This is a predicted structure of a 73-nucleotide RNA (transfer RNA) from a Candidatus Nealsonbacteria bacterium.
RNA sequence: GCCAGCUUAGCUCAGAGGCCAGAGCAGCUCUCUUGUAAAGAGCGGGUCGUCGGUUCGAAUCCGACAGCUGGCU
Numbered sequence: 001g002c003c004a005g006c007u008u009a010g011c012u013c014a015g016a017g018g019c020c021a022g023a024g025c026a027g028c029u030c031u032c033u034u035g036u037a038a039a040g041a042g043c044g045g046g047u048c049g050u051c052g053g054u055u056c057g058a059a060u061c062c063g064a065c066a067g068c069u070g071g072c073u
Base pairs, nucleotide, nucleotide: 001072002071003070004069005068006067007066010025011024012023013022018056027043028042029041030040031039049065050064051063052062053061
């Protein structure tokens, strides 16, 4: 330099154009316990990498850029 993949909650990830953006773990609260852990119930947490474009409507499609990973030279 060229090619491909990935970027969504603190972490690991799902979400193939429309009902509110979700799960597990972590965090917080409560129950239970002499206490802790475990278990159970609940709560909070997101400008979906950035900027544009397409569309009535975009996390999802298209482009550029950035970052990470892999391959080729």

The coordinates come from a structure-prediction model, not an experiment, and the mean pLDDT is 80.
The sequence was found in a public genome assembly.
It matches the Rfam family "tRNA".
Lineage of the source: Bacteria > Bacteria candidate phyla > Candidatus Nealsoniibacteriota.